[in-house]
SAM riboswitch aptamer (S box leader) from a Flavobacteriaceae bacterium, 126 nucleotides, folded computationally.
Its mean pLDDT, the model's own confidence on a scale to 100, is 77.
It matches the Rfam family "SAM riboswitch aptamer (S box leader)". Gene Ontology term of the family: regulation of gene expression.
The model forms 91% of the base pairs in the Rfam consensus.
C1' cells in the first nucleotide's frame, strides 16, 4: 500500500527526557501550549474490536450476559468546528398579487437533522 465490512457526543495521566509547536492534510474559525508543544521512554488507567467463559440458536452466520490473562487501540475539546448536498425541516430576505390578512413563484441567506466526501482504529483480504 490494495478492497470489504464495523465503529468514531461515553471512558480513562502521572513521571522522566526534550525544548517549540501542536490540534491528519489545504482554508478559515476556535482551541492547547515555557504552570512545557511534537517525539521518545516507563508506570497506572480507559474500553472492549480481536480475545476467554456461560447460556440460546442452528450453520452464509449469530445473538446475550459475565470477564480482561493476551493481540491492537486509546487517555483535552464531537474525527475540536465548517467546507459538498439532487434530501427533510424550519425562519428570514425577494419578486408578483391584494385596500389588508393572504395566495403564488423561482432564486438566495441561516439553522437543525440526515448523506455524501476524507480521516482515524480495528477485525478479515490482496
Nucleotide at each position: 500500500a490494495u478492497g470489504u465490512u464495523a465503529u468514531c457526543a461515553a471512558g480513562a495521566a502521572a513521571g522522566g527526557u526534550g525544548g517549540a509547536g501542536g490540534g491528519a492534510a489545504u482554508a478559515g474559525a476556535c482551541c492547547c501550549u515555557g504552570u512545557g508543544a511534537a517525539a521518545c521512554c516507563u508506570u497506572a488507567g480507559c474500553a472492549a474490536c480481536c480475545c476467554u467463559a456461560u447460556a440460546c440458536a442452528c450453520u452464509u452466520a449469530g445473538u446475550a450476559u459475565a470477564g480482561a490473562a493476551g493481540g491492537u487501540g486509546c487517555u483535552a475539546a464531537a474525527u475540536u468546528c465548517u467546507a459538498c448536498u439532487u434530501a427533510a425541516u424550519u425562519u428570514c430576505a425577494g419578486a408578483u398579487u391584494c385596500a389588508u390578512u393572504u395566495a403564488u413563484c423561482a432564486c438566495g441567506a441561516a439553522a437543525u437533522u440526515g448523506g455524501a466526501u476524507a480521516g482515524a482504529u480495528a477485525a478479515c483480504u490482496c